This is a predicted structure of a 102-nucleotide RNA (Guanidine-I riboswitch aptamer) from Paenibacillus foliorum.
RNA sequence: UCACAUGUUUUCUAGGGUUCCGCGGAGAUUAUGAUCCGGCCAGGUCCGAGAGAGAACGCACAGCAUCCGCUGUGUACACGGAGGGACAAAAGCCCGGGAGGA
Numbered sequence: 001u002c003a004c005a006u007g008u009u010u011u012c013u014a015g016g017g018u019u020c021c022g023c024g025g026a027g028a029u030u031a032u033g034a035u036c037c038g039g040c041c042a043g044g045u046c047c048g049a050g051a052g053a054g055a056a057c058g059c060a061c062a063g064c065a066u067c068c069g070c071u072g073u074g075u076a077c078a079c080g081g082a083g084g085g086a087c088a089a090a091a092g093c094c095c096g097g098g099a100g101g102a
Base pairs, nucleotide, nucleotide: 007057008056009055010054011053012052015047016046020044021043022041023038024037025036026035058075059074060073061072062071063070064069077097079100083095084094085093
């Protein structure tokens, strides 16, 4: 000094909060749970990883095939703040494989 498929999507996990539901508490009204509070509430919904996992597609190379295409291999490595941003809110989300460090 260089980052070019260090790809894209998706399912999930670690993790995260509390809109909605549930749960716990309070509780108006002649009765039925309005409304309020609680995530120090191990649940469902929800958010969710570049440096976690799976899958599909893609990409690179090689081989085969008249064409559509098919098959094989590879797709490595990766320490990291503070601060800010979104949604109800927070986060290993986004800024960001950023700053910086090695």
The coordinates come from a structure-prediction model, not an experiment, and the mean pLDDT is 81. The sequence is in RNAcentral, with records from Rfam.